A computed fold for a 352-nucleotide part of an RNA from an uncultured bacterium, annotated as small-subunit ribosomal RNA, central domain. Model confidence (mean pLDDT): 87 of 100. The RNAcentral record of the full RNA draws on ENA and SILVA. Rfam family: Bacterial small subunit ribosomal RNA.

Context: one part of a larger RNA
RNA sequence: CUGGGCGUAAAGAACGCGUAGGCGGUUCGUUAAGUCUGGCGUAAAAUCUCCUGGCUCAACUGGGAGGGCGCACCGGAGACUGGCGGACUGGAGGGCAUCAGAGGAAAGCGGAACUCCCGGUGUAGUGGUGAAAUGCGUAGAGAUCGGGAAGAACACCUGUGGCGAAGGCGGCUUUCUGGGGUGUCCCUGACGCUGAGGCGUGAAAGCGUGGGGAGCGAACCCGGAUUAGAUACCCGGGUAGUCCACGCCCUAAACGAUGGACACUAGGCGCGGGGGGUAUCGACCCCCUCCGUGCCGAAGCUAACGCGCUAAGUGUCCCGCCUGGGGGAGUACGGCCGCAAGGCUAAAACUC
Numbered sequence: 001c002u003g004g005g006c007g008u009a010a011a012g013a014a015c016g017c018g019u020a021g022g023c024g025g026u027u028c029g030u031u032a033a034g035u036c037u038g039g040c041g042u043a044a045a046a047u048c049u050c051c052u053g054g055c056u057c058a059a060c061u062g063g064g065a066g067g068g069c070g071c072a073c074c075g076g077a078g079a080c081u082g083g084c085g086g087a088c089u090g091g092a093g094g095g096c097a098u099c100a101g102a103g104g105a106a107a108g109c110g111g112a113a114c115u116c117c118c119g120g121u122g123u124a125g126u127g128g129u130g131a132a133a134u135g136c137g138u139a140g141a142g143a144u145c146g147g148g149a150a151g152a153a154c155a156c157c158u159g160u161g162g163c164g165a166a167g168g169c170g171g172c173u174u175u176c177u178g179g180g181g182u183g184u185c186c187c188u189g190a191c192g193c194u195g196a197g198g199c200g201u202g203a204a205a206g207c208g209u210g211g212g213g214a215g216c217g218a219a220c221c222c223g224g225a226u227u228a229g230a231u232a233c234c235c236g237g238g239u240a241g242u243c244c245a246c247g248c249c250c251u252a253a254a255c256g257a258u259g260g261a262c263a264c265u266a267g268g269c270g271c272g273g274g275g276g277g278u279a280u281c282g283a284c285c286c287c288c289u290c291c292g293u294g295c296c297g298a299a300g301c302u303a304a305c306g307c308g309c310u311a312a313g314u315g316u317c318c319c320g321c322c323u324g325g326g327g328g329a330g331u332a333c334g335g336c337c338g339c340a341a342g343g344c345u346a347a348a349a350c351u352c
Base pairs, nucleotide, nucleotide: 004322005321006320007305008304012319014201015200016199017198021194022193023192025088026087027086028085029084030083031082033081034080035077036076037075038074039073041071042070048066049065050064051063052062053061054060091191092188093187094186095184096183097182098181099180103177104176105175106174107173108172109171110154115149116148117147118146119145120144121143125136126135162169163168206248207247208246209245210244211243215242216241221237222236223235224234259318260317261316262315263314264313267296268295269294270293271292272291273290274289275288276287277286300307301306325352326351327350334345335344336343337342
């Protein structure tokens, strides 16, 4: 140097875009850098191998022969990799046609419910629990009817469903806008894959400024209970927050605990979207096919569990990550980032 791994044992980065780099389809020609080969030179001695000698042997050591990676130069080969030139269409991208969707952003609108306010009716309770009490109520509550205000979330449809790179996305309408599938096989002609750094996105909580505040509701917040106690579980209240705008934070069981791309490898049963065929007046049915999303399973893989064309199978390429175990510790120190909270990177002593 090579050799092992990463669903659950240590290990896939939260996700994307992309720089350098690594890797790269079919075919023809050329070149000869990589590659292979011949020649020549070099490759000190020691070392190594063989022969032989000296110490009683050996180690050690003298002599002789051989081998030798590598390097330089000259010549040759031309399959493969690379360079250059030409061509191609299967990869990739585009055009045209068409389709589905809670994909994103903004504005407007709607109904149900909760709460509060006003008014009517009406009278003694109501609320809550295991049971209670605190609380609310004769200054008229709760119940019920009418009117008004405000904020937040959108029942049914709803699915084993759909969309998105992930986080995530659900009332209706409009505007702006991203991505994807299918059909055609019309255009470009390898334009591709991955991606150290970098840049962007990133639930909830949290932070800054301003607004908003119905319901819910952290707090060693206030009460009532429970209890030996009860800084809890239960109950009555309740601030921040939850909501909006703008700016930060950058974490997660950010999970499929499974990086991305491509190819190949039995089937069976669903669901969503598209296309084609058959049939029909037309549709349904039935058959084929592409994409997505599930379940069960051949082969194979796996320590087992399980995975199994959505691979954890068989291969290729690129990136990230793991390295005796538990604790110390995802901590200290340093650096970078942040308003802070803290985040990222990341030890050691000591100890079992």